RNA sequence: AGAGUUUGAUCCUGGCUCAGAACGAACGCUGGUGGCGUGUCUUAUACAUGCAAGUCGAGCGGUGCAGCAAUGCAUAGCGGCGAACGGGUGAGUAACGCGUAAGCAAUCUGCCCCAUGCCCGGGAAUAGCCGUGCCAACGCGCGGGUAAUACCGGAUAUAGUGGCUCCCUGCAUAGGGAGUUGACGAAAGAUUUAUCGGCAUGGGAUGAGCUUGCGUCCGAUUAGCUAGUUGGCGGGGCAACGGCCCACCAAGGCGACGAUCGGUAGCCGGCCUGAGAGGGUGAUCGGCCACAUUGGAACUGAGACACGGCCCAGACUCCUACGGGAGGCAGCAGCUAAGAAUCUUCCACAAUGGACGAAAGUCUGAUGGAGCGACGCCGCGUGAACGAUGAAGGCCGUAAGGUUGUAAAGUUCUUUUUGGAAGGAAGAAUAAGCUUGGCAGGGAAUGGCCGAGUGAUGACGUGAAUUCCAGAAUAAGCCCCGGCUAACUACGUGCCAGCAGCCGCGGUAACACGUAGGGGGCGAGCGUUGUUCGGAAUUAUUGGGCGUAAAGGGCACGCAGGCGGCUUGGCAAGUCUGAUGUAAAAAUUCAGGGCUCAACCCUGUCUGGCGUUGGAAACUGCUGAGCUUGAGUACAGGAGGGGAUAUUGGAAUUCCAGGUGUAGGGGUGAAAUCUGUAGAUAUCUGGAAGAACACCAAUGGCGAAGGCAGGCAUCUGGCGACUGACUGACGCUGAGGCACGAAGGUGCGGGGAGCAAACAGGUUUAGAUACCCUGGUAGUCCGCACAGUAAACGAUGUGCACCAGGUGGCGGGCAGCAGUGCUCGGUACCGAAGCAAACGCAUUAAGUGCACCGCCUGGGGAGUAUGCUCGCAAGGGUGAAACUCAAAGGAAUUGACGGGGGCCCGCACAAGCGGUGGAGCAUGUGGUUUAAUUCGACGAUACGCGAGAAACCUUACCAGGGCUUGACAUACACCGGGAUGUGGUGGAAACACCACAGCUGCUUGCAGUCGGUGUACAGGUGCUGCAUGGCUGUCGUCAGCUCGUGCUGUGAAGUGUUGGGUUAAGUCCCGCAACGAGCGCAACCCCUGCCUUCUGUUACCAGCAUGCAAUGAUGGGGACUCAGAAGGAACUGCCGGUGACAAACCGGAGGAGGGUGGGGACGACGUCAAGUCAUCAUGGCCCUUACGUCCUGGGCCACACACGUGCUACAAUGGCCGGUACAGAGUGCUGCGAAUCCGGAAGGAGGAGCGAAUCACAAAAAGCCGGUCUCAGUACGGACUGGAGUCUGCAACCCGACUCCACGAAGUUGGAAUCGCUAGUAAUCUCGCAUCAGCAUGGCGAGGUGAAUACGUUCCCGGGCCUUGCACACACAGCCCGUCA
Repeated sequence: AGAGUUUGAUCCUGGCUCAGAACGAACGCUGGUGGCGUGUCUUAUACAUGCAAGUCGAGCGGUGCAGCAAUGCAUAGCGGCGAACGGGUGAGUAACGCGUAAGCAAUCUGCCCCAUGCCCGGGAAUAGCCGUGCCAACGCGCGGGUAAUACCGGAUAUAGUGGCUCCCUGCAUAGGGAGUUGACGAAAGAUUUAUCGGCAUGGGAUGAGCUUGCGUCCGAUUAGCUAGUUGGCGGGGCAACGGCCCACCAAGGCGACGAUCGGUAGCCGGCCUGAGAGGGUGAUCGGCCACAUUGGAACUGAGACACGGCCCAGACUCCUACGGGAGGCAGCAGCUAAGAAUCUUCCACAAUGGACGAAAGUCUGAUGGAGCGACGCCGCGUGAACGAUGAAGGCCGUAAGGUUGUAAAGUUCUUUUUGGAAGGAAGAAUAAGCUUGGCAGGGAAUGGCCGAGUGAUGACGUGAAUUCCAGAAUAAGCCCCGGCUAACUACGUGCCAGCAGCCGCGGUAACACGUAGGGGGCGAGCGUUGUUCGGAAUUAUUGGGCGUAAAGGGCACGCAGGCGGCUUGGCAAGUCUGAUGUAAAAAUUCAGGGCUCAACCCUGUCUGGCGUUGGAAACUGCUGAGCUUGAGUACAGGAGGGGAUAUUGGAAUUCCAGGUGUAGGGGUGAAAUCUGUAGAUAUCUGGAAGAACACCAAUGGCGAAGGCAGGCAUCUGGCGACUGACUGACGCUGAGGCACGAAGGUGCGGGGAGCAAACAGGUUUAGAUACCCUGGUAGUCCGCACAGUAAACGAUGUGCACCAGGUGGCGGGCAGCAGUGCUCGGUACCGAAGCAAACGCAUUAAGUGCACCGCCUGGGGAGUAUGCUCGCAAGGGUGAAACUCAAAGGAAUUGACGGGGGCCCGCACAAGCGGUGGAGCAUGUGGUUUAAUUCGACGAUACGCGAGAAACCUUACCAGGGCUUGACAUACACCGGGAUGUGGUGGAAACACCACAGCUGCUUGCAGUCGGUGUACAGGUGCUGCAUGGCUGUCGUCAGCUCGUGCUGUGAAGUGUUGGGUUAAGUCCCGCAACGAGCGCAACCCCUGCCUUCUGUUACCAGCAUGCAAUGAUGGGGACUCAGAAGGAACUGCCGGUGACAAACCGGAGGAGGGUGGGGACGACGUCAAGUCAUCAUGGCCCUUACGUCCUGGGCCACACACGUGCUACAAUGGCCGGUACAGAGUGCUGCGAAUCCGGAAGGAGGAGCGAAUCACAAAAAGCCGGUCUCAGUACGGACUGGAGUCUGCAACCCGACUCCACGAAGUUGGAAUCGCUAGUAAUCUCGCAUCAGCAUGGCGAGGUGAAUACGUUCCCGGGCCUUGCACACACAGCCCGUCA
């Protein structure tokens, strides 16, 4: 000294929380010892029992006991002193109660001290006692007699008290002294020879009483209180002043500087905290006060209205013979109750102190001690040194090791503690008394201090200290380890159990739960809870704020209050300074000392405040005199929707009357209600009424604000400068108070054209108590009276001063001939410094200062409730709490979003072509079913998807039958020599059993290999794609995504990447606090389109030659096609125009191709916890005679249904029959398979050729030519079914494809809706390939034929850039409100 927590991130505001210290504490776990402290904070509840105040026989008379006596001891009673101290508690008390400082000239004071004087002489009683009576008890009488330091007269008294005179002093009443005078007023003795006592008076000391200044909690949702009240005169009373009390008189006294009332509370020295200022507190110790079961009253006394006295009343408890009595622990112990909680019914008067006494002494629950409690503070200990094999065990681990850890064990040593014993009556301790020496100061004291000798007495105490013996022996826990906050791993658990001070952890990999290991902190304690201060500048005096975070009163006037210009004189209240008194002690601080240290104790010292007194005079204040600059007045002019009253004008609207005129009008997004043939709307004329004032008109004017607008008149308020005549600080602000105060509202009376809450109808809508429409009443207008609020806003109180400028409006003044310049006031914009969290403000401040007022202190609850108050009411003003949350909020940033804006793109729409959705079938999915119908994929981005081939296999599923080191891998050990092949039996097979045959190399018992047994281990398509890698889909081939340095910003961030153009493109150009760069775009790669060169077989054939029925068939050729290698070619290069002299765009030429030529591969940062643990890999978990593995059969092919994707059709642009052309790209040896023959066909036989530019698959089909069908469920369509076959394959039943014959279903172009495609594309037609024994309407490729349309970007969908709003950030499938559960 700070930290955590609002956000995606940031800055600020702001609350909540934490780290510190403390405690009369309590609770949990644990507990060795000593010292010093401390211990009913709650119920001022109720108390059993014992003790806590007595003493004096040297005041008195007696009595009892002992003694022969002298005498001693004890003592009920009278008497004296004490019991008013000491001890307890904090109920009451907001008060002169307390604190502090003064006063008493308004007082008292026992015991004590000093001084002076006195103590003469009498008397009458009464307890006890004796006798007697009553009573349960407490107790109460009657009669007799007795003493005193008890009581009562008398004498004396100078100083006492009263009157008078004089003197002195002083702050008024007055005080002191002297003289004089009359009256009143005392006493006590004891013991024995020296003291104690008694009386009076004066003084002192001590204690007490009273008075006063100042200080002393909260509430105004308590604003008025007061009749003995305030004062006076006269009395009474008191120790004393006083309405303290009484009679009379007066009408005062207190209060916003908070009276009164209500709540709470003993106050202080101090204690805790804090840097301090402060805040909290008032245990222990000390001072004061109050109280003593509750309330009241007095008596005695020096002192009480009395804790352990009395009386009365109340409540309670106890005794009782029912008549009546007794009692008061807030003394010490103890008990009860309450409570989270607080001790022994202990010892002693040895010390200190107190009462009494001449004294010895007695009494003392004050006190000194001990006991109990870790309740606190302080000290000590639980061992020390060496000790590596880094033991064992535990934990972690990739299994190498790490860690616990020199820790242990072990060896050596010590004995503080502990146990035992000894010793010691040493120290504490010397008093009193006696003997004796000395000293200081003082007003004094039975005084004080220092020293010497002698000197009884110990509760604690089985004490402390010391010594000896024994033995590491008797002694460690608690909390924490996600961040704050020092300290980490494993297992268990699985939003469960639980944790949590705040943020927050836990839903299968939890450093946050529980346990363990390890670690951190403190340590006889450690944590928790509670409370206080701190941190919190979060009540801000020190030391905060109010434009938008909480916060400026709606506005002015103004009483009180606060503050106040220049010069000068005086005073000295504030202020400054010196001296002095006080500030108790203890405590704190500092310095020193004593207990072995410390806690603890002792000694000395310091500070504030208040009082008294001396001084200073700058400033404030008071007072005197002046001044003019603040403020105001006057003169001459000025601008203005400032206010009020009266009057007047035109346009418009509606209504009325009349004319013209005819079918609609009106209204809306579209309509309807409404209105009109009984004549509307429209139009013309005339009239009536009320309200409002177009243009001018404007970030222009005026006003304090609200607000103010046709014209004219009257009355009236304010404003500013100029001139410098007058007054001379007359000023500023302003709690209360009072005036004004939009709209709406209220009352009474008018008025009412238009508009228009409520209301009615129509419309919209799921609904529509709304928006829209048609009507329409209050109201809007006027007068009078209330009301008193608004986003009454500049969300910015008023006044004054100071601090760069620039520009535009409004109105003045001055100068100038004028352009114009200077200046003043008001107003608006932009900006410097400065300020500010930022936004922004910026001479009209939100800058810099001063003065005064108002207001704020987390969000919600709530401007609510209640009280008071105002109002006719509506309602206004003032204005909480319980409870609840960890935030609520401001400004700005980046995104995402918007049925916000701008620009742009895409088969996105539009324009077209063809489909899907209807039918039948194929295929996938859902659902259902099943022993199983294995699993995954689910909007776009699942659904002819994983699967590029489920009859067995595949296969993961089901049923049944088997195996258990295993179907598969590696290693080791042991055994065997085989492995393997053939055959047989059982069996559905796997498998089991049997028989026969049967290794290699060499170094000859080893290696290789195999089998068996055993151990490690294998194996798992079991789970988690939300633990992962890899791969993939999608946004999207969209043009974006970032970085470095610099610059800007407190920061998040921005800039660059925005802007002007342009592009398919963040493509390029220009500009620019940016300059560069990276990943993307483009290009580089492949295919295709043109050309050249080279090569030339299996391809080709122009020319030459040969040959055939025919064919590049043959020789040959290297021209062409083609093949496959290398090159060229296209770059906005050229021309014109546009553009900014750019980039680029438009048009053109040339060219095979023109503006990225077409297509492909290629997919930025990232998004969707997207998909995949079942391709593979992999963490963790799970199974291990099974969730592994083998086999047979079944299933994945089920079928009321629903959806997706396709195929075939519905026909004539067609079907069928016949004839006849033209491809490309592929594939082929377990293969493609020709010719030829057989079959009607699938196919069979056959086997040539070909590992393929050679041979084969192979027929291309649509097309073209000819014929037929003639609009029909057909010569369309082919499903379904029957029969007969072919092929593949161990095997076509479940469950293959194909062929032929027969059968011949639905379907006649498809609802809402929806998909693809922009050119060699769509559409249409065939061909090939992968998979594959067989199986293609699917997938991937190939070529043939070959269109239509695009005006355009308003709309739908998706996307890009800029901008704007935002209370969203899991980001609009967001957030959030209300109702119900």
The prediction has a mean pLDDT of 84. A computed fold for a 1381-nucleotide RNA from an uncultured bacterium, annotated as small-subunit ribosomal RNA.